[in-house]
Context: one part of a larger RNA
RNA sequence: CUCUGGUUAAGGAACUCGGCAAAAUGACCCCGUAAGUUCGCGAUAAGGGGUGCUUUCCUGGGUGAAAAAACUUGCUUUUGUAGCCCGGGUGAGCCGCAGAGAAUCGGGGGUGGCGACUGUUUACUAAAAACACAGGUCUGUGCGAAGUCGCAAGACGACGUAUACGGACUGACGCCUGCCCGGUGCCGGAAGGUUAAGGGGUGAGGUUAGGAGCAAUCCGAAGCCUUAAACCGAAGCCCCGGUAAACGGCGGCCGUAACUAUAACGGUCCUAAGGUAGCGAAAUUCCUUGUCGGGUAAGUUCCGACCUGCACGAAUGGCGUAACGAUCUCCCCGCUGUCUCAACCAGAGACUCA
Numbered sequence: 001c002u003c004u005g006g007u008u009a010a011g012g013a014a015c016u017c018g019g020c021a022a023a024a025u026g027a028c029c030c031c032g033u034a035a036g037u038u039c040g041c042g043a044u045a046a047g048g049g050g051u052g053c054u055u056u057c058c059u060g061g062g063u064g065a066a067a068a069a070a071c072u073u074g075c076u077u078u079u080g081u082a083g084c085c086c087g088g089g090u091g092a093g094c095c096g097c098a099g100a101g102a103a104u105c106g107g108g109g110g111u112g113g114c115g116a117c118u119g120u121u122u123a124c125u126a127a128a129a130a131c132a133c134a135g136g137u138c139u140g141u142g143c144g145a146a147g148u149c150g151c152a153a154g155a156c157g158a159c160g161u162a163u164a165c166g167g168a169c170u171g172a173c174g175c176c177u178g179c180c181c182g183g184u185g186c187c188g189g190a191a192g193g194u195u196a197a198g199g200g201g202u203g204a205g206g207u208u209a210g211g212a213g214c215a216a217u218c219c220g221a222a223g224c225c226u227u228a229a230a231c232c233g234a235a236g237c238c239c240c241g242g243u244a245a246a247c248g249g250c251g252g253c254c255g256u257a258a259c260u261a262u263a264a265c266g267g268u269c270c271u272a273a274g275g276u277a278g279c280g281a282a283a284u285u286c287c288u289u290g291u292c293g294g295g296u297a298a299g300u301u302c303c304g305a306c307c308u309g310c311a312c313g314a315a316u317g318g319c320g321u322a323a324c325g326a327u328c329u330c331c332c333c334g335c336u337g338u339c340u341c342a343a344c345c346a347g348a349g350a351c352u353c354a
Stems, first nucleotide, its partner, number of pairs: 001349008010340002014338001019335001027051005036041001038172001052094004057089007067079004071074001095099001107333004112328002114325002119131002135170007147156003173320004178250003183247002185243005192238003198232002203227005210219003251269005278312001279309001290306005
C1' cells in the first nucleotide's frame, strides 16, 4: 500500500451523476394515528411509553390428591380446598452505563411521472415504464365448425357447440372515445365494359391422285396436316354501394373592435375531412436554463401555472385515479467516516529475511 472487519473529537451530505456505501430503525405489549379512498384500505401511518431480578396482595384458565356428606354400596354421586401447570394486575424493594442487556430483527415523511394490481422476462452486462393480466371492442366460425399440424390417413380444436372456439387491437376502475370512406383493405351488389382454358370453324396455307404442257412448269378433288375470323365462355378487375375499437388521415393566406394588443367577425384558396373533449415546455418543446409563481443564501433538475403544441390528442386509446412497485424524479426529518480530513485497532495479503 491492497482487502475484510471495528472505533472516532467538532460538524452532519459540505461527498457524489445520485446519500452509492455505511450508519440509523428493529422484537412483544400499551397509548395514539393525517390527507386521500374503489370504504377494503392508507396503517406497524406518524408519534410516544413499558420490558430485568426479589417480594406483598388481588385475580383468570387447566388439572385436581386429601377430607366430608348422601344413599341405590359402587372404578357411585355431590361438595370441596391444598398442591402442580399456564397467565394477568397492583404495591414495595434490589443491581448495573445499559433489563427485547447476546443473536435474529421495518428508517420515516411529503410531491410528481409511468404501469391499475399479484405475476412474467433478455440462463451468462438490461427486472423495467417492456410482456402478461382480469375487463372492453371488432371479426371469423352452425359442427366432418372456423383455425392448426400432416403428402395422406389421421389428430388437436373438443368427447366442446355461439354464455362456445379461433384471430386482431386495447388493457382494472371512473368520465369518455369527436370529424373523414377520396386512397388501401374488407364486406355486399350484379346491369354494363374487359377477360382464360374450352366450344365454334368463315377463311388461308402445305401435300397430291388426276389434268394441261415437248419441257420448265401450271391447275388441282378427297384425305391428312398447319393455321385461323365471327360467335358462346366464369371468377377477377373496371363499376355501384357499405365499413375507421379496419390500414390510416384530421389545412393555408388576408383583413377587421373608439389607446395599444388581440380577433368573437368577414373574405379567399384547397381538401375525403380539416384535430372535438381533455391534456399541454410533457418519458412528447427545437428555439429553451421559454415566462411567472413556490421551494434554496444561491435551483439547466423538481412542483404549480401560462399556451407561442418545431412535432399531444381520443381502444397505434384521451384524461383522471385509491391501493400496489428491489421502478424513475424532486424535497424534508432522523442517521451517519460519503465528506471537511484523516487517525487508530484486528485479521488476511503484498513486501523483506530465513
Molecule: large-subunit ribosomal RNA, domain IV
Organism: bioreactor sludge metagenome